[in-house]
RNA sequence: UAUGACCUUCAGGGCAGGGUGAGGCCUAACCAUUGGCCAAUUCCCGAUCGGUGGUAACGCAACGCUUGCGAAGUCCACGAGCCAACUGGCAUGAACUGGUGAGAAUCCAGUACCGACGGUACAGUCCGGAUGAAAGAAGGAGUGA
Numbered sequence: 001u002a003u004g005a006c007c008u009u010c011a012g013g014g015c016a017g018g019g020u021g022a023g024g025c026c027u028a029a030c031c032a033u034u035g036g037c038c039a040a041u042u043c044c045c046g047a048u049c050g051g052u053g054g055u056a057a058c059g060c061a062a063c064g065c066u067u068g069c070g071a072a073g074u075c076c077a078c079g080a081g082c083c084a085a086c087u088g089g090c091a092u093g094a095a096c097u098g099g100u101g102a103g104a105a106u107c108c109a110g111u112a113c114c115g116a117c118g119g120u121a122c123a124g125u126c127c128g129g130a131u132g133a134a135a136g137a138a139g140g141a142g143u144g145a
Stems, first nucleotide, its partner, number of pairs: 006140005015046001017045003023038004047125002049115002051078004058070005073113002081090003095111005117128003
């Protein structure tokens, strides 16, 4: 550099602490009131999490101006979901401002925002599909020059 299949393993994190109380329970005929208890990790305050590949002005290491590694939840894509069983269809969230600089939605500072489906007192965080699947990563082995 070309061809381009295979095997193995790995491959997602998160409600601390408070408030309210829909609703339910306690008393011994029943009902009602009073009182007491339980009660949303979903509501309110507050807390906390961030898959994979690419991009990188920053950092680290090596060495002598190049190489390697790391670095974005909201930039470009992929995966996960539902239908279907077709190389398919549907759905698919969110960031600005200032600074530096030749150049920034990635660096620095500040203030914000987002998060599938089902269950349950309304869920990014609980339970479930899931000891699942997968983007991909590492290693192994094979073929040609």